[in-house]
RNA sequence: UACGAUAAAGGCAAACCAUGAGCAAUCAUGGGACGCAAAGUAAAGGGUCUUGGCCAUACAAGGAAGUAGGUUAGAUAAGAUAGCCUUACUGCCGAAG
Repeated sequence: UACGAUAAAGGCAAACCAUGAGCAAUCAUGGGACGCAAAGUAAAGGGUCUUGGCCAUACAAGGAAGUAGGUUAGAUAAGAUAGCCUUACUGCCGAAG
C1' cells in the first nucleotide's frame, strides 16, 4: 500500500414478517440473517425500476382513445436504487505477498 487470512476485536444486514410513509418504484422502525472488507457517505455518469407526459411502430380504429411496443430515426419530465457498475469523499484491523 491500489493487498485481504479458516487471524483477533468490533461492525453492517438480503429475503421474509409486523407497524408506519408513499399513486408506485421504494423508504423508516422493530424482528430476522442471505450475504458483505467499505453492504460507510454522496444520485455526478451508465444500468435497472416507478409514476406521468409523449411517439404513432404493430393490432385495432377511423373521433380520439384502447392494447402491445417504444421514447429519439419520431417521442421527455419527476422520482427510486449506493446490497448493479463507475466515480468522489471518509474509515477499523492486519498475516502472507